[in-house]
RNA sequence: UAAGAACAAAGGCAAAUCCGUACGAAAGUCGGAGACGCAAAGCCACGGGUCUAGGUCCCAUAGGGAUACGAUAGCCGGGUUUCUCUA
Numbered sequence: 001u002a003a004g005a006a007c008a009a010a011g012g013c014a015a016a017u018c019c020g021u022a023c024g025a026a027a028g029u030c031g032g033a034g035a036c037g038c039a040a041a042g043c044c045a046c047g048g049g050u051c052u053a054g055g056u057c058c059c060a061u062a063g064g065g066a067u068a069c070g071a072u073a074g075c076c077g078g079g080u081u082u083c084u085c086u087a
Base pairs, nucleotide, nucleotide: 003086004085005084012038013037017033018032019031020030022029023028036074042080043079044078046077047076048075049072050071051070054069055067056066057065058064059063
């Protein structure tokens, strides 16, 4: 410098679930407990997917439908940085 994850070590992250005088319309996020997993499960919503629908629009007035300016990086791709080890 570029590629890879068989082994070892040091560590790191943290699904479900539970809790909360937290944030949010919701999806979800954040904090504590927890540990299914993860070699980028670090970071970025750029492309696709998925979730939500406050607002807006339509039908219509019981309500239903469409829609991201919302969310997801632990759905996939892409971009970017990087510990240890191997070659």

Predicted 3D model of an 87-nucleotide RNA (c-di-GMP-I riboswitch aptamer) from a Bacilli bacterium. Its Rfam family is "c-di-GMP-I riboswitch aptamer". Rfam's curators write: GEMM was predicted in a large-scale screen for bacterial structured RNA regulatory elements. The coordinates come from a structure-prediction model, not an experiment, and the mean pLDDT is 83. The source organism's lineage runs through Bacteria, Bacillati, Bacillota and Bacilli.